[in-house]
RNA sequence: GACCCGGUAGCUCAGUGGUAGAGCAUCGGACUUUUAAUCCGGUGGUCGCGGGUUCGACCCCCGCCCGGGUCACCA
Numbered sequence: 001g002a003c004c005c006g007g008u009a010g011c012u013c014a015g016u017g018g019u020a021g022a023g024c025a026u027c028g029g030a031c032u033u034u035u036a037a038u039c040c041g042g043u044g045g046u047c048g049c050g051g052g053u054u055c056g057a058c059c060c061c062c063g064c065c066c067g068g069g070u071c072a073c074c075a
Stems, first nucleotide, its partner, number of pairs: 001071007010024004018055001026042005048064005
């Protein structure tokens, strides 16, 4: 330098054009003598950044940034 994969909640990840979700964590409650476990509920997101297409974009297109990988080049 070329190409491929990935970036979404505190963490691990789903979501492939039509209201952003799950598990874990966290907070409150129930239960329990208490704790743990279990159950119920809540909080938590500029969807990496900027632009474009579209009535509508996490999703499609362009550029850039970050992480991983393959190949190439150089001394």
Predicted 3D model of a 75-nucleotide RNA (transfer RNA) from a Vicinamibacterales bacterium. Lineage of the source: Bacteria > Pseudomonadati > Acidobacteriota > Vicinamibacteria > Vicinamibacterales. RNAcentral holds the sequence, with entries from ENA. It matches the Rfam family "tRNA". By type it is a transfer RNA.